[in-house]
């Protein structure tokens, strides 16, 4: 590396160094960048994915009673779920993952008189790619 799950339209920027490309990969569009991007360090900040601490429900062991399917009670996560809290372990801190590409659907739109049809636009939804985090390995 592969594989699994969940997430991805919220959110959060100062200064130093450096000196040309940068926005994952192709291509196409947008954009960022010498008024110094991109990248590295400090320092700050947002968020809650795991860690941890609270309170709550539930299921399960467990009692008790029934002939079974059950009914009650207590306890209160023992692999569960919600909700607050912290801020230790990761993230991130320009544009939705910056957009599109494949597939579906739309009495849409635009070309055409008009259907049919399009390297054409536009809604919606899923996919694949890709990040993060968690688990397994």
């Nucleotide at each position: 590396a592969c594989c699994u799950c969940a997430u991805c339209c919220a959110g959060a920027g100062g200064g130093g160094c450096u000196g040309a490309g940068g926005g994952a990969u192709a291509c196409g569009g947008c954009c960022c960048g010498a008024u110094g991007a991109c990248g590295c360090c400090c320092c700050g900040g947002c968020a809650a994915c795991c860690a941890c601490c609270g309170c709550g429900c539930u299921c399960g062991a467990c009692u008790c009673g029934a002939u079974g399917a059950c009914g009650a009670g207590g306890c209160c996560a023992g692999c569960g779920c919600g909700c607050g809290g912290c801020a230790g372990g990761u993230g991130c801190u320009a544009a939705u993952u910056c957009c599109g590409u494949c597939c579906c659907g739309g009495a849409g739109c635009c070309g055409c008189c008009g259907a049919c049809c399009g390297u054409g636009c536009c809604c919606g939804g899923g996919a694949a790619a890709g990040a993060u985090g968690a688990g397994a390995a």
A computed fold for a 137-nucleotide RNA from Couchioplanes caeruleus subsp. caeruleus, annotated as SAM riboswitch aptamer (S box leader).